[in-house]
A computed fold for a 69-nucleotide RNA from Cladochytrium tenue, annotated as transfer RNA. Its Rfam family is "tRNA". The family's RNA type in Rfam is transfer RNA. Lineage of the source: Eukaryota > Chytridiomycota > Chytridiomycotina > Cladochytriaceae > Cladochytrium.
């Protein structure tokens, strides 16, 4: 100097409803028991603090952390 930071993990979201999806987790169905499958559910104050805006995951500033150079 450049890029990134979003549920336990991974990963979307054009400035506009209640932040998608997948894996995993929990419960139920199924089964002799499991696995698989099906159904439902929990889990995020979007790294921190400010600013702009009617409205910010998104734009701007500073800081913190990680990666590359």
């Nucleotide at each position: 100097g450049c890029g990134c930071g979003u549920g336990g993990c991974a990963a979307a979201a054009u400035g506009g409803u209640u932040a998608c999806c997948g894996c995993g987790c929990u419960u139920g169905a199924c089964u002799a028991c499991g696995a698989a499958u099906c159904a439902a559910g929990a889990g995020a104050u979007u790294g921190c603090a400010g600013g702009u805006u009617c409205g910010a995951c998104c734009c701007c500033u500073g800081c913190c952390g990680c990666g590359c150079u």
The sequence is in RNAcentral, with records from ENA.